[in-house]
RNA sequence: UAGUGAUAAAGGCAAACUAGCAGCAAUGCUGGGACGCAAAGCUACCUGGCCAGUUUAAAAGGCUAGAGGGGCUACCAAA
Numbered sequence: 001u002a003g004u005g006a007u008a009a010a011g012g013c014a015a016a017c018u019a020g021c022a023g024c025a026a027u028g029c030u031g032g033g034a035c036g037c038a039a040a041g042c043u044a045c046c047u048g049g050c051c052a053g054u055u056u057a058a059a060a061g062g063c064u065a066g067a068g069g070g071g072c073u074a075c076c077a078a079a
Stems, first nucleotide, its partner, number of pairs: 004077002012037002017032006035066001041072003045069003048064004
């Protein structure tokens, strides 16, 4: 440096549910709470999923990074 990932150590994140707040909604933020996570850190570039309005569809827009891929960055080190 690359790969790999312990019944290791230190530290980290936080599903469902829940209280408050924001949003038309998907959903988000904060507190509680832990199902899990070695990138469950960041990023809507690609694929997928979801959302309200429009008669419908498409397009455009929004959400999702805890669905997969890509890009960027990062703690530890037994075999």

The RNA shown here (c-di-GMP-I riboswitch aptamer) has 79 nucleotides. Of the family's consensus pairs, 94% are formed in the model. The sequence was found by an Rfam model in a public genome assembly. The coordinates come from a structure-prediction model, not an experiment, and the mean pLDDT is 84.